This is a predicted structure of a 111-nucleotide RNA (SAM riboswitch aptamer (S box leader)) from Glutamicibacter sp. MNS18. It was read from a public genome assembly, where an Rfam model found it. Its mean pLDDT, the model's own confidence on a scale to 100, is 81. The model forms 96% of the base pairs in the Rfam consensus.
[in-house]
C1' cells in the first nucleotide's frame, strides 16, 4: 500500500523524562489516570509471524524392486516439533465491550 493470507479472550514491566488526559474513528457504556497515565527515551522481559539452524513426517520425483536417494518450486499455498544469534511485534482489561464504517493494529507477501 491495489488486491491477497495469517492473527487479534495465553504471556510479558521497571527507570528517567514529560505533566493531563488516554483506552485508533464515530454514539452510548465501561475502565484508567496527579499515588503521574498517555506518549518518548533506555534497560529488561513475552511470544514465536518472518528469516537462520537442528530432527520428524508428507504431496511430489528419480532410480530401483518393495529398497534407497531427492524433496516444497508456488504473488498466497506442505506440516509438526526445537531453538532464539538476526528482522520485526507485543507488555492494564478479548481490538475493553456493543453497535457503525470500503474500520484498525501486527506479520508476511506485494509494489
Nucleotide at each position: 500500500u491495489a488486491a491477497c493470507c495469517a492473527u487479534c479472550c495465553c504471556g510479558a514491566g521497571c527507570g528517567g523524562c514529560c505533566g493531563a488526559g488516554a483506552g485508533a474513528u464515530c454514539u452510548g457504556g465501561c475502565u484508567u489516570g496527579u499515588c503521574g497515565a498517555c506518549g518518548c527515551c533506555g534497560c529488561a522481559g513475552c511470544a514465536a509471524c518472518c528469516a537462520u539452524c537442528c530432527g520428524g513426517a508428507u504431496a511430489g520425483c528419480u532410480g530401483a524392486u518393495u529398497c534407497a536417494g531427492c524433496g516444497a518450486a508456488u504473488u498466497c499455498c506442505u506440516c509438526c516439533g526445537g531453538c532464539c544469534c538476526g528482522g520485526u511485534g507485543c507488555u492494564a482489561a478479548c481490538g475493553c465491550c456493543a453497535g457503525a464504517a470500503c474500520c484498525g493494529a501486527u506479520g508476511g507477501a506485494g509494489u